The part of an RNA shown here (large-subunit ribosomal RNA, domain II) has 680 nucleotides and comes from a Candidatus Obscuribacterales bacterium.
RNAcentral holds the full RNA, with entries from ENA.
The organism belongs to Candidatus Obscuribacterales, within Bacteria.
Model confidence (mean pLDDT): 87 of 100.
Context: one part of a larger RNA
RNA sequence: GUCAGCGACUUAAUUUCAGUAGCGAGGUUAACCGGAUAGGGGAGCCGUAGGGAAACCGAGUCUUAAUAGGGCGUUUAGUUGCUGGGAUUAGACCCGAAACCAGGCGAUCUACCCAUGAGCAGGUUGAAGGUGCCGUAACAGGCACUGGAGGACCGAACCGGGAUCUGUUGAAAAAGAUUCGGAUGACUUGUGGGUCGGAGUGAAAGGCUAAUCAAGCCUGGAGAUAGCUGGUUCUCCCCGAAAGCUAUUUAGGUAGCGCCUCACGUGAUUACCCUCGGGGGUAGAGCACUGUUUCGGCUAGGGGGCCAUCCCGGCUUACCAAACCGAUGCAAACUCCGAAUACCGAGGAGUACAACGUGGGAGACACACGGCGGGUGCUAACGUCCGUCGUGAAGAGGGCAACAACCCAGACCGCCAGCUAAGGUCCCCAAAUUCCAGUUAAGUGGGAAACGAUGUGGGAAGGCUCAGACAGCUAGGAGGUUGGCUUAGAAGCAGCCACCCUUUAAAGAAAGCGUAACAGCUCACUAGUCGAGUCGGCCUGCGCGGAAGAUGUAACGGGGCUCAAACUGGAUACCGAAGCUGCGGAUGUGCACUUAGUGCAUGUGGUAGGGGAGCGUUGUGUAAGCCGUUGAAGGUGAGUUGAGAAGCUUGCUGGAGGUAUCAGAAGUGCGAAUGCUGAC
Numbered sequence: 001g002u003c004a005g006c007g008a009c010u011u012a013a014u015u016u017c018a019g020u021a022g023c024g025a026g027g028u029u030a031a032c033c034g035g036a037u038a039g040g041g042g043a044g045c046c047g048u049a050g051g052g053a054a055a056c057c058g059a060g061u062c063u064u065a066a067u068a069g070g071g072c073g074u075u076u077a078g079u080u081g082c083u084g085g086g087a088u089u090a091g092a093c094c095c096g097a098a099a100c101c102a103g104g105c106g107a108u109c110u111a112c113c114c115a116u117g118a119g120c121a122g123g124u125u126g127a128a129g130g131u132g133c134c135g136u137a138a139c140a141g142g143c144a145c146u147g148g149a150g151g152a153c154c155g156a157a158c159c160g161g162g163a164u165c166u167g168u169u170g171a172a173a174a175a176g177a178u179u180c181g182g183a184u185g186a187c188u189u190g191u192g193g194g195u196c197g198g199a200g201u202g203a204a205a206g207g208c209u210a211a212u213c214a215a216g217c218c219u220g221g222a223g224a225u226a227g228c229u230g231g232u233u234c235u236c237c238c239c240g241a242a243a244g245c246u247a248u249u250u251a252g253g254u255a256g257c258g259c260c261u262c263a264c265g266u267g268a269u270u271a272c273c274c275u276c277g278g279g280g281g282u283a284g285a286g287c288a289c290u291g292u293u294u295c296g297g298c299u300a301g302g303g304g305g306c307c308a309u310c311c312c313g314g315c316u317u318a319c320c321a322a323a324c325c326g327a328u329g330c331a332a333a334c335u336c337c338g339a340a341u342a343c344c345g346a347g348g349a350g351u352a353c354a355a356c357g358u359g360g361g362a363g364a365c366a367c368a369c370g371g372c373g374g375g376u377g378c379u380a381a382c383g384u385c386c387g388u389c390g391u392g393a394a395g396a397g398g399g400c401a402a403c404a405a406c407c408c409a410g411a412c413c414g415c416c417a418g419c420u421a422a423g424g425u426c427c428c429c430a431a432a433u434u435c436c437a438g439u440u441a442a443g444u445g446g447g448a449a450a451c452g453a454u455g456u457g458g459g460a461a462g463g464c465u466c467a468g469a470c471a472g473c474u475a476g477g478a479g480g481u482u483g484g485c486u487u488a489g490a491a492g493c494a495g496c497c498a499c500c501c502u503u504u505a506a507a508g509a510a511a512g513c514g515u516a517a518c519a520g521c522u523c524a525c526u527a528g529u530c531g532a533g534u535c536g537g538c539c540u541g542c543g544c545g546g547a548a549g550a551u552g553u554a555a556c557g558g559g560g561c562u563c564a565a566a567c568u569g570g571a572u573a574c575c576g577a578a579g580c581u582g583c584g585g586a587u588g589u590g591c592a593c594u595u596a597g598u599g600c601a602u603g604u605g606g607u608a609g610g611g612g613a614g615c616g617u618u619g620u621g622u623a624a625g626c627c628g629u630u631g632a633a634g635g636u637g638a639g640u641u642g643a644g645a646a647g648c649u650u651g652c653u654g655g656a657g658g659u660a661u662c663a664g665a666a667g668u669g670c671g672a673a674u675g676c677u678g679a680c
Base pairs, nucleotide, nucleotide: 001680002679003678004677005676006675011090012089013088014087015086016085017084018083019082020081021080022079023078026046027045028044032040033039050057051056060072061071062070063069093231094230096228100221101220102219103218104217105216111195112194113193114192115191116190117189118188119187120185122154123153124152125150129146130145131144132143133142134141158182159181160180162179163178164177165176166175197213199209200208201207234614235613236612237611238610239609244257245256246255247254248253259363260361261360262359263358264357265356266355269354270352271351272350273348274347275346276345277344278343284337285335286334290331291330292329294327295326296325297324299321301320302319303317304316305315306314307313367392368391369390370389371388372387373386374385375384376383397408398407399406412585413584414583415582417581418580419579423575424574425573426559427558428557432572434571435570436569437568438567439566445561451545452544455542456541457540458539459538462535463534464533472529473528474527475526476525478502479501480500483497484496485495508523511522512521513520586604587603588602589601590600591599592598593597615669617666618665620663621662625659626658627657634653635652636651637650638649639648640647641646
């Protein structure tokens, strides 16, 4: 892992509601007795009266000074069984802690201690002391020999475990290899003994106390508790949520309400739409208020300057500026104004079939994304928090290549029938290589901004133009004058000032290049030549650049596509879904007939959850019945019936039991629980 078997809403008491049965202003017994399912037993309980804290009063009573007012009552149906849905108390649907407490068992491991024994190859160093000699006044001191100290040195046994590798379902639940530390000591070790569970022991690591230690192990309290996780077994039919508010030692729990379901009651009270009547201060707008904001004017006040200066002052201004006036903006916490919607009430038509009340049962109180209105954030986030609508959740089908939430559309079942939606119609791939008119040349389409550009289409204006424009070519582009100043120089062209006049068809006191300064080359401007358009701005369609990423083209799903298979506008066909239609069938609800069946209408996606109807399993009665060696149960195939759980018939196997129907009782249905046991 698979298979087989086992495996989870029970039982009791009390209580409440529904169904059903008995009796009924009553109903009913409990223990117990008993000749025992009979009968007896009425103690008790519930009901028949309430109000008050109570005394107490009583169809009333309490409050109160009250006879006022008000609260709760009064106009009658209960009760006892049985069955079922809930609740409470019990382990209370099942499995699951870590822990807590009690009583015992452990120091053969290990920690420390006590008693008594044992062990430490070999080598090295050479303390104190001593002896002899030298030395001293005597000491001191020196030398030699002797001596044999040490938590001394090197290094086996022994003890250890610092480093690396191997091992990691190991050879081993801690080892092996190589290397390394101590090795006469706070050393190592044998035997016997002592100390233990909030306790021991600890050169202290929360270490160790039998492979177990921030509190050992065993048994018990014990089915501890678990607002937590997991699991919870046959079928079909009807309805069908919520992820909100409020509260909470509350936030992943729970309660009341909202939302679902079932029963009963009320009987149009409900929703949509129209009309009428309402309140409002949002969007927008505005600046009348509160604030804020820019410019101008007017003008207090302040600052600066000048005059004056003891004070009072006078004049003035590239300064600041209140108030006022004109113009101009902004505001969630501004409003002189002010919608659309929404909301409330009344009346009305049509359509739909709701709505409300009482009671039984819930679930749910983690929501998600998308559109719109907002807060927060960066007008960031598949962000976060509200409001509102939709979808998912609990919704399949078609489209979007794939893709809960987007678009279309809500699946009762069957059909090798038809029509459509979104979206599509060259091939993959069902349907137009369809039609009309344009655009794009970028494979734009088929990713992106500021910004940039004689890309190209459309539009409305303008300048110049046969008195000849634009572009090209030819020619001119002059004189006063080298303007003045400055400067070494400054002559159109370093810089400063001025920028005139003349001749002209035209020509700047010069727009560039250039020179040391001149010179020189262009330009503006003009004529000729040429001969018809030309110039630059604006609005707009589609394109271009801007454009760099990590495994592989890889930014159309692919192939591939250019008067398109791209884009824009228009037209007609077709394809396309579980939508709609057709045919057949099943079933819920309502209505009508009828009567147990038809007709009509309208439904039948569904998680949590509510309600309804059934199938099968094991005992029991029915059953001394029925089936069975002419073959039961069981096993394994086949055929067939039913909407399904399942049933019936039958072949083979098997070899002795099985059981209709209708009841009644449950140890009653397995795929999951890191489920339990067994097999492989």